[in-house]
RNA sequence: UGGGGUGUAGCUCAGCUGGCAGAGCGGCUCCCUGUUAAGGAGAUGGUCGCAGGUUCGACCCCUGCCACCCCAG
Numbered sequence: 001u002g003g004g005g006u007g008u009a010g011c012u013c014a015g016c017u018g019g020c021a022g023a024g025c026g027g028c029u030c031c032c033u034g035u036u037a038a039g040g041a042g043a044u045g046g047u048c049g050c051a052g053g054u055u056c057g058a059c060c061c062c063u064g065c066c067a068c069c070c071c072a073g
Stems, first nucleotide, its partner, number of pairs: 001072007010025004019056001028042004049065005
């Protein structure tokens, strides 16, 4: 420098054909217990990497950029 892949909650990851963003774990409060753990109940969690474009409507399609990984030189 060129090509490919990944980027979504604190962490690990889903998200269909473009139509109101989700799960598990974690953290918080309460119950239970002499205490902890385990168990039960409740509530909580997002600029979907950044910026534009297309569209009535974008995590999803298009363009540029950034970070990380792989390959080639």